[in-house]
RNA sequence: AUUUUAUUUGUAGCGCCAGAACCUAGAAUGGUUGACGAGGUCUAAAGUUAUCGAAUUUUCGGCGGAUGCUUUAGUGGCUUGGCUUAAGUCAUAUUGUUUGGCAAAAAAUGAUAGUAAUAUCAAAACAAAUUCAAACAUAUAAGCUGU
Numbered sequence: 001a002u003u004u005u006a007u008u009u010g011u012a013g014c015g016c017c018a019g020a021a022c023c024u025a026g027a028a029u030g031g032u033u034g035a036c037g038a039g040g041u042c043u044a045a046a047g048u049u050a051u052c053g054a055a056u057u058u059u060c061g062g063c064g065g066a067u068g069c070u071u072u073a074g075u076g077g078c079u080u081g082g083c084u085u086a087a088g089u090c091a092u093a094u095u096g097u098u099u100g101g102c103a104a105a106a107a108a109u110g111a112u113a114g115u116a117a118u119a120u121c122a123a124a125a126c127a128a129a130u131u132c133a134a135a136c137a138u139a140u141a142a143g144c145u146g147u
Base pairs, nucleotide, nucleotide: 014064015063016062017061019060020033021032022031023030036053037052038051042074043073044072045071046070047069048068075091076090077089078088079087081145082144083143084142085141086140095137096136097135098134099133100132109122110121111120112119113118
């Protein structure tokens, strides 16, 4: 270094590098960079360039994967006092409004490693969407049936 087996840990804005850019004591079969966090999974299949903002923006370009979205089928919750069916809506699970809470990196500073590109670490600040919390408002028909 490669292969096999076993165990453990972690991971889905995640992994990778044939292009590109960058580095040079050793110049080629070398090295470095190549997405900053927030948020996100009922099951199966299909389709699809998969949400949000931050950034001195190569975070270019490409490949793979993926919790997004849409459609179909199924399962489940909620909506009347109960049951069944249907409808609506959603996925710890009705919708709307208002208020409130939550980020990291880059840059700059310092330390460490490296010839260097660069990497790691330390302390402070700065979002949006969703989610969460609170308040208010708001969400069925039919049949059968209980009181």
Predicted 3D model of a 147-nucleotide RNA (glmS glucosamine-6-phosphate activated ribozyme aptamer). Of the family's consensus pairs, 83% are formed in the model. Its mean pLDDT, the model's own confidence on a scale to 100, is 77. Its Rfam family is "glmS glucosamine-6-phosphate activated ribozyme aptamer". Rfam classes the family as a riboswitch. Rfam's curators write: This entry contains a glucosamine-6-phosphate activated ribozyme that is found in the mRNA for GlmS. GlmS is an enzyme that uses fructose-6-phosphate and glutamine to generate glucosamine-6-phosphate. The sequence was found by an Rfam model in a public genome assembly.